[in-house]
Context: one part of a larger RNA
RNA sequence: UUGGGCCUAAAGCGUUCGUAGCCGGAUUAGUAAGUUCUCGGUGAAAUUGUCCAGCUUAACUGAACGAAUUGCCUUGAAUACUGCUAAUCUAGGGAUUGGGAGAGGAUAGGAGUAUGCCUAGGGGAGGGGUAAAAUCCUUUAAUCCUAGGUGGACUACCGAUGGCGAAGGCACCUAUCUGGAACAAGUCCGACGGUGAGGGACGAAAGUUAGGGUAGCAAACGGGAUUAGAUACCCCGGUAGUCCUAACCGUAAACGCUGACCGCUGGGUGUUGCGCAUUCUUCGCGAUUGCGCAGUGCCGUAGUGAAGACAUUAAGCGGUCCGCCUGGGGAGUACGGUCGCAAGGCUGAAACUU
Numbered sequence: 001u002u003g004g005g006c007c008u009a010a011a012g013c014g015u016u017c018g019u020a021g022c023c024g025g026a027u028u029a030g031u032a033a034g035u036u037c038u039c040g041g042u043g044a045a046a047u048u049g050u051c052c053a054g055c056u057u058a059a060c061u062g063a064a065c066g067a068a069u070u071g072c073c074u075u076g077a078a079u080a081c082u083g084c085u086a087a088u089c090u091a092g093g094g095a096u097u098g099g100g101a102g103a104g105g106a107u108a109g110g111a112g113u114a115u116g117c118c119u120a121g122g123g124g125a126g127g128g129g130u131a132a133a134a135u136c137c138u139u140u141a142a143u144c145c146u147a148g149g150u151g152g153a154c155u156a157c158c159g160a161u162g163g164c165g166a167a168g169g170c171a172c173c174u175a176u177c178u179g180g181a182a183c184a185a186g187u188c189c190g191a192c193g194g195u196g197a198g199g200g201a202c203g204a205a206a207g208u209u210a211g212g213g214u215a216g217c218a219a220a221c222g223g224g225a226u227u228a229g230a231u232a233c234c235c236c237g238g239u240a241g242u243c244c245u246a247a248c249c250g251u252a253a254a255c256g257c258u259g260a261c262c263g264c265u266g267g268g269u270g271u272u273g274c275g276c277a278u279u280c281u282u283c284g285c286g287a288u289u290g291c292g293c294a295g296u297g298c299c300g301u302a303g304u305g306a307a308g309a310c311a312u313u314a315a316g317c318g319g320u321c322c323g324c325c326u327g328g329g330g331a332g333u334a335c336g337g338u339c340g341c342a343a344g345g346c347u348g349a350a351a352c353u354u
Base pairs, nucleotide, nucleotide: 004325005324006323007308008307012322014202015201016200017199021195022194023193025089026088027087028086029085030084031083033082034081035078036077037076040073041072042071048066049065050064052062053061054060092192093189094188095187096185097184098183104178105177106176107175108174109173110172111155112154116150117149118148119147120146121145122144126137127136163170164169207248208247209246210245211244212243216242217241221237222236223235224234259321260320261319262318263317264316267299268298269297270296271295272294273293274292275291276290277289279287280286303310304309327354328353329352336347337346338345339344
């Protein structure tokens, strides 16, 4: 409990598609459902207003006439707005064409440095590790140097408040398949749109199932140190896992701690993409300067804000739709339901306490 809020105090669903619903551009004609006015009916009584009467007065009671009952039904009218029907339009949206940008996605093939291991040769006593050590490796020849091989993972430099993607996320090269966005043109469709309860899909890492793979790293675990202790930090090892294929899980400080879409509201300065003009030119897919659109940063006016700050990428000014919040703890617990192989997820209280 509302005329309040949701960056940081409680509060934006992890993201997206989309059903119902809600909301919706311009013009004309019709209709008259909503809407406005109007006629009539109804809207009990008590209550309440005016006035009168009755008990000696008052309170109280009663009569008359009102008011109110914000509603419902009905008659007639109005037609701006909303709705409906019909027709038309192009500013929203979509399609098309064109040349560009991009770690967007999937699959396949290839490459590179390094680590490890193996083989051969050289070499001959240490190596490794730390604050210092020790565990550890090493005459069955280590560490180190040279050559060759093997296997798995990864992708330095370029690299950037650079790019792409709805989010998660995406980075060696090439090919094939494939999604989206921006710009330019203004050809076509003609409101086809926005949001979105339920619902569907996607969704890091860890974890799970089955089969492979295992170089490095490394939960658990075993040692060595440190310490009063040391179930840690440091060191030596090391298994799941990390990798691949197929399938689950569905959560994160899934963060911009900021829902989506549309319109409006001073500027300055970088940067990315496209276009137009300009100057230079080694004439190229080159460079310079200015302008436009789209993205991405920084600064800052008004305004907003409790302040920090935000400030055309709003947290400013408005509109539409959804989600969510209502003191702290108990508790994201219990119970029930539902999903999952499990781990657990989603939904989600109360007593009590303060």
Predicted 3D model of a 354-nucleotide part of an RNA (small-subunit ribosomal RNA, central domain) from archaeon CG07_land_8_20_14_0_80_38_8. Rfam family: Archaeal small subunit ribosomal RNA. The literature on the family includes a 2002 paper in BMC Bioinformatics by Cannone et al., "The comparative RNA web (CRW) site: an online database of comparative sequence and structure information for ribosomal, intron, and other RNAs". Its mean pLDDT, the model's own confidence on a scale to 100, is 87.